[in-house]
């Protein structure tokens, strides 16, 4: 420089145009217990990498950036 694939909770990922964005793990409370794990209840905790677009409507589609992984050339 040219593919491709990724970026959504504290991690590991799901949702691929619609009703309020979710799930294990973690973390907070409570129940349980002599106490702790366990286990069972609620509960907090998201400007969806960024910015423009397009639609009534966007995490989802377009476009540009960025950042990470892979492959491929080019150069020393």
């Nucleotide at each position: 420089g040219g593919g491709c694939g990724g970026g959504u909770a504290g991690c590991u990922c799901a949702g691929g145009g619609g009703u309020u964005a979710g799930a294990g793990c973690a973390c907070u409370a409570c129940u349980c217990u002599g106490a702790u794990a366990a286990a069972g209840u609620a509960g907090g905790g998201g400007u969806c990498g960024a910015a423009g677009g397009u639609u009534c409507a966007a995490a989802u589609c377009c476009u540009u950036c960025u950042c990470c992984g892979c492959c491929c050339a080019c150069c020393a």
A computed fold for a 76-nucleotide RNA from a Dehalococcoidia bacterium, annotated as transfer RNA. The same sequence occurs in records of 3 taxa.